A computed fold for a 478-nucleotide part of an RNA from a metagenome, annotated as small-subunit ribosomal RNA, 3' major domain. It matches the Rfam family "Bacterial small subunit ribosomal RNA". The full RNA is in RNAcentral, with records from SILVA.
Context: one part of a larger RNA
RNA sequence: UGACGGGGGUCCGCACAAGCGGUGGAGCAUGUGGUUUAAUUCGAUGAUACGCGAGGAACCUUACCUGGGCUAGAAUGUAGUUUGACCAAUCCUGAAGGGGUUUUUGUAGCAAUACACAAAUUAUAAGGUGCUGCAUGGCUGUCGUCAGCUCGUGCCGUGAGGUGUUGGGUUAAGUCCCGCAACGAGCGCAACCCCCAUCACUAGUUGCCAUCAGGUAAAGCUAGGAACUCUAGUGAAACUGCCGUCGUAAGACGCGAGGAAGGAGGGGAUGAUGUCAAGUCAUCAUGGCCUUUAUGCCCAGGGCUACACACGUGCUACAAUGGGAGAGACAAAGGGCAGCAACACAGCGAUGUGAAGCUAAUCCCAAAAACUCUUUCUCAGUUCAGAUUGCAGUCUGCAACUCGACUGCAUGAAGCUGGAAUCGCUAGUAAUCGUAUAUCAGCAAUGAUACGGUGAAUACGUUCCCGGACCUUGUACA
Numbered sequence: 001u002g003a004c005g006g007g008g009g010u011c012c013g014c015a016c017a018a019g020c021g022g023u024g025g026a027g028c029a030u031g032u033g034g035u036u037u038a039a040u041u042c043g044a045u046g047a048u049a050c051g052c053g054a055g056g057a058a059c060c061u062u063a064c065c066u067g068g069g070c071u072a073g074a075a076u077g078u079a080g081u082u083u084g085a086c087c088a089a090u091c092c093u094g095a096a097g098g099g100g101u102u103u104u105u106g107u108a109g110c111a112a113u114a115c116a117c118a119a120a121u122u123a124u125a126a127g128g129u130g131c132u133g134c135a136u137g138g139c140u141g142u143c144g145u146c147a148g149c150u151c152g153u154g155c156c157g158u159g160a161g162g163u164g165u166u167g168g169g170u171u172a173a174g175u176c177c178c179g180c181a182a183c184g185a186g187c188g189c190a191a192c193c194c195c196c197a198u199c200a201c202u203a204g205u206u207g208c209c210a211u212c213a214g215g216u217a218a219a220g221c222u223a224g225g226a227a228c229u230c231u232a233g234u235g236a237a238a239c240u241g242c243c244g245u246c247g248u249a250a251g252a253c254g255c256g257a258g259g260a261a262g263g264a265g266g267g268g269a270u271g272a273u274g275u276c277a278a279g280u281c282a283u284c285a286u287g288g289c290c291u292u293u294a295u296g297c298c299c300a301g302g303g304c305u306a307c308a309c310a311c312g313u314g315c316u317a318c319a320a321u322g323g324g325a326g327a328g329a330c331a332a333a334g335g336g337c338a339g340c341a342a343c344a345c346a347g348c349g350a351u352g353u354g355a356a357g358c359u360a361a362u363c364c365c366a367a368a369a370a371c372u373c374u375u376u377c378u379c380a381g382u383u384c385a386g387a388u389u390g391c392a393g394u395c396u397g398c399a400a401c402u403c404g405a406c407u408g409c410a411u412g413a414a415g416c417u418g419g420a421a422u423c424g425c426u427a428g429u430a431a432u433c434g435u436a437u438a439u440c441a442g443c444a445a446u447g448a449u450a451c452g453g454u455g456a457a458u459a460c461g462u463u464c465c466c467g468g469a470c471c472u473u474g475u476a477c478a
Base pairs, nucleotide, nucleotide: 001478002477003475004474005473007472008471009470010469011468012467013466015462016461019425020424021423022422023421026316027315028314029313030312031311032310033309034307035306042053043052064302065301066300067299068298069297070296076125077124078123079122080121081120082119083118084117088102089101090100091099092098093097105116106115107114108113127291128290130289131288132287136285137284138280139279140278141276143274148187149186150185151184152183153182154163155162156161167178168177169176193268194267195266196265198236199235200234201233202232203231204230208225209224213222214221239262242256243254244253245252246251318418322377323376324375325374326373327372328371334365335364336363339358340357343354344353345352346351384415389410390409391408392407393406394405395404431454432453433452434451435450436449437448
């Protein structure tokens, strides 16, 4: 100087407390461990691994296993040689590979030939998801969006170092004020950036419809309008600016004013010096090592989907604040041409057959669902719950056996609110309800990422648990 303390002081955080809802019990989905296996490819492992890499494992992917095949090799370049094709069709072989048959270039030039293109071959540079993340770059997690981390000059100290950065206040903040052997400065904080909330201006189609006219079963449907909504560009607006109280000041307080918004208005992006030899050699790049008729490459089939069990994360429930039936209403944000598909018909349905419109503020996906009204069930393993299984089908795709999703009929398991323990959340939040997208032929999505609808309870307080910041103290630690 740090680190640590079941030392002290001050402060903060869904850290506790006050509340609401879960997990832990059940079934299933998914990831992991273990076991099994020819293989169950590899990585991630307290917080900071475990719906994680994977934002799509039937083949492919694919790295694993079994079997078959190739050896300058699957790709690309350079140089040389040979051929005139390549492609395509067809036969043998499970596929790949290999072999056979048929067919067969362009430009300039009379031609020889040259050039281009393609194939084969020779030579040379291969290749490796093999090892080492404890050789590395890059990227990332975490402490932590915590308020810290440093430097120049000066001063103090023999020196390591200190001071500044401590102290008194204040703040979300090393934020600001006052004081001070310090005076300044940098990286962080804040602000500048984006979205949302109010208003104005500009613009007015594909969006809108107040006035006016036409018109319909109905409808901005039409003439038209530029008001409103909205769209999308530019501005304004919030600064403790004003008032009061307290204070030297910074600032604090006020169900004070005004205002759409009030004291950081809400959210996002943004992550200092460093810590964990944290993670990644399997995104990529790369040193070294290893391999080169194989640890490389091609192919078929299998596996990554196994199953006594253990754990994590979720979904669905156990019901009446509910289940079933009928009727009615209100979103936002996305996506669409190898696409979205209205509508009509067929089918109980998944879907099929025709097919308008739309390269989209125009058309479509698209029905929002919780909700409201009417009716039924009457507390039961039930008209709850839906696992499992049987049969019959639909769709995608060379192909659904291993191993897809969906539909119909039948079947109708556990489960009556969950031990010890443990998690999330402070407001448009939790809870709850649907919608869309990426990936994608299809889909194991209950996941992830977005979007809106309905919409709470509670916070006395900081004694205690956990983590952190500053000062101080002790130390046989560095």